[in-house]
Context: one part of a larger RNA
């Protein structure tokens, strides 16, 4: 892992509620006692206890009382009588109170045979080097002082074994080992190292302090007892079936992952359409727009106070391409602006459909309080985010089945059950893969379709507006394109073409003091303009279809699910067909509602309704052992094994083989009453 077995809402007091049953203005006994073989049976035991009246804080007083001077007013109450005592079941309290789980907190006790200090008392330190004090002895000196030599053998002195250490590194890392090993490394006469006995203990010892050690996890050892400590936290929590069905909000909360009350389910009762919707009739509003009348912003332009510049003859005055208030006129803007002002919605009123697990009122019994994304309508943010926060509405939650290639929340659609039967929803209909290679008209050439912008393009189609054009247009192609003049200024030059000014004549058919290249400047090409040659359409723009480019990522085509496709793509129009657990049909089961029907039941008949998580209600099913009653068993019981049988489930039966001594059945009653989970516990493999 797996099998098997054990494993979680129980029990006892009060107390509330509902079902039942006894007796009833009354109900009932505790303790005890008593009679019995025994008993939940029987008889006794009214102390007490809950009811029949309240009202006051009390005396009290009473259908009334209390306040109060009060006969008043107001409160609270009676007139409108149902209790009680068991038994069952649901909640609540107190108890460990479903079950298992701390870290820790107190008590008392064990432990220094590990270590850590100390204290006694013993033990080890190969061997090699250095060579301090001191002495001696020479030589020096008037004597010393030194100096050279020998001697001597100090040191937390050196080198290195054993011994003790752990600095590096690899190997080990389900190890040889719960700290090793190999190879180097450091200490080795010292603040060394090591036997043996002993001392100190946990609110502590001990520590050359690392919060290190105190018996292989020490920020407070370790046993045992309070102890089943608390645990608003995690996990766990055992058989069916049948009807209903939620929240993830609001307001308080040392409160935010937990309550409490309301909301929203649910389950008796009671009321009987009060809901709901849609008309029609009356209401109250300041939202979207919109508008500028008020508040404010903001533009332009008129008038024109005031201010700045200029000028002056300076206390006056004149002027301004300058601010500019106010008013004027045009044209905006605003969640905290309004001269208006909706559609939705909301109140209330008749009427109509409606009977649905609408509505409302009372009692019990819940869960919920972490929500999530779309879609509209608002804040935060950056008009970010699968981001946050309100608002309404959907759907996931607690929703299967069809589509979206795959998918919680998207689109259709709301699964009792059964059918080798129909019709459609969304989507589809060439193949994968059920169904159109459908009918018709268009478009797109990019595989666009099958991923993106701002911006850009003689892609193409569609519908305008507008220019030139048989007095020949547009395009090509022959010619021309000139003169004053090298305008004038600038400038080292400036001759059409660095720059400034100016932009004139004349010759013409036509030519700018030049349209773009060139040149140091010129030359040179060329344009604008004109003629010829050709002969039919060319140009400008505006809106709108589909396409183009813009486009760069990381295993591998990889941005149609895939082949594949020019339509099997887009766009209108149409037709048929696929297609879901949706509808329909048959047949069957519940629940319910109304009728029939009955003492009550059963049963019929006609609708209706049966997705569901917490959670609520209602009915089984099996286990074990009581009690009554009838029953099986060595002619073979429980167990076990196998089987094609039966019931809507839980489950029940028969056979047949094994097994070898007990067992089921119907009623009733009591529980140690149902395993798959708990990093559950015990066995086996």
């Nucleotide at each position: 892992g797996c099998c098997u077995g054990c494993g979680a809402g129980u029990u006892a007091a009060u107390u509330u509620u509902u079902g039942u049953g006894g007796c009833a203005a009354g109900g009932u006994u505790a303790a005890g006692a008593g009679a019995g073989a025994g008993a939940c049976a029987c008889u006794c035991g009214a102390a007490g206890c809950c009811g029949u009246a309240g009202c006051g804080a009390a005396a009290g007083c009473g259908a009334g009382u209390c306040u109060g001077a009060a006969u008043a007013g107001g409160g609270c109450g009676a007139a409108u009588g149902a209790g009680u005592c068991g038994c069952a079941a649901g909640g609540a309290u107190u108890a460990g109170a479903c079950c298992c789980g701390a870290a820790a907190c107190c008590g008392g006790g064990u432990g220094a045979g590990c270590u850590a200090a100390c204290c006694a008392u013993g033990g080890u330190c190969a061997g090699g080097g250095u060579g301090a004090a001191g002495c001696g002895a020479g030589u020096c000196u008037a004597a010393a002082c030194g100096c050279u030599c020998g001697u001597g053998g100090a040191g937390g002195c050196c080198c290195g074994a054993a011994c003790c250490u752990a600095c590096u590194a690899a190997c080990g890392u389900u190890g040889c080992a719960a700290a090793g090993u190999u190879a180097g490394g450091g200490g080795a006469u010292g603040a060394a190292c090591u036997g043996u006995g002993g001392u100190u203990a946990g609110a502590g010892g001990u520590u050359a302090u690392a919060u290190g050690c105190c018996a292989a996890a020490c920020g407070a050892a370790c046993c045992c007892g309070g102890a089943g400590a608390u645990a608003g936290c995690u996990g766990g929590u055992u058989c069916u079936c049948c009807c209903c069905g939620a929240a993830a909000u609001a307001g308080c909360u040392u409160u935010a992952g937990g309550g409490c009350u309301a909301g929203c389910g649910u389950u008796a009762u009671g009321u009987g359409u009060u809901c709901a919707g849609u008309a029609g009739c009356g209401g109250a509003g300041g939202u979207a727009g919109a508008g500028c009348a008020c508040u404010g912003a903001a533009u332009g332009g008129g008038c024109u106070a005031g201010g700045g510049g200029g000028c002056u003859u300076a206390u006056a005055g004149c002027u301004u391409a300058c601010c500019a208030a106010a008013c004027c006129c045009a044209a905006u803007c605003a969640a905290a602006c309004u001269c208006c002002g909706a559609a939705u919605g909301c109140c209330g009123u008749u009427a109509c459909u409606c009977c649905a697990g609408a509505g409302c009122a009372u009692a019990a019994c819940a869960g919920u309080c972490g929500g999530a994304c779309c879609g509209u309508g608002g804040g935060a943010g950056a008009u970010g985010a699968g981001u946050u926060u309100c608002a309404u509405g959907g759907u996931c939650g607690a929703g299967a089945g069809g589509g979206a290639a795959a998918g919680a929340g998207c689109c259709c659609a709301g699964a009792c059950c059964a059918u080798c039967g129909g019709c459609u929803a969304a989507g589809g209909u060439c193949c994968c893969c059920a169904a159109a290679u459908c009918u018709a008209g268009a478009c797109u050439a990019a595989g666009u379709g099958g991923g993106a912008a701002a911006c850009g393009a003689u892609g193409u189609g569609g519908a305008g507006u507008u220019g030139c054009u048989g007095a020949u247009a547009c395009a090509a192609c022959c010619a021309g394109g000139a003169g004053g003049u090298u305008g004038g200024c600038u400038u080292a030059g400036a001759a059409g073409c660095a720059g400034c000014c100016a932009c004139c004549c004349u010759u013409u058919a036509a030519a700018g003091a030049g349209u773009g290249c060139g040149u140091a400047a010129c030359a040179g090409c060329u344009c604008a303009c004109u003629g010829g040659u050709c002969g039919a359409g060319u140009g400008a723009u505006u809106c709108u279809g589909c396409g183009c480019g813009g486009a760069a990522a990381a295993u591998g085509u990889a941005a149609c699910g895939g082949g594949g496709c020019u339509a099997a793509g887009u766009c209108u129009a149409g037709u048929a067909c696929c297609g879901a657990a949706g509808c329909c049909a048959u047949g069957g089961g519940u629940u319910u509602u109304a009728g029939u029907g009955u003492a009550a039941a059963a049963a019929c008949u006609a609708g209706a309704g049966c997705g569901g998580u917490a959670g609520g209600g209602g009915a089984g099913c099996g286990u074990u052992c009581u009690g009554u009653c009838a029953g099986c068993g060595g002619u073979g019981a429980a167990g076990g094994a196998u089987g094609a049988c039966u019931g809507u489930a839980a489950g029940g039966a028969c056979a047949u083989c094994u097994g070898g001594a007990g067992c089921g059945g119907a009623c009733a009653g009591a529980a140690g009453u149902g395993a798959g989970a708990a990093u559950g516990c015990a066995g086996g493999c």
Large-subunit ribosomal RNA, domain II from an Anaerolineaceae bacterium, 685 nucleotides, folded computationally. It matches the Rfam family "Bacterial large subunit ribosomal RNA". Model confidence (mean pLDDT): 86 of 100. RNAcentral holds the full RNA, with entries from ENA. Taxonomically the source falls in Anaerolineaceae (Bacteria, Bacillati, Anaerolineae, Anaerolineales).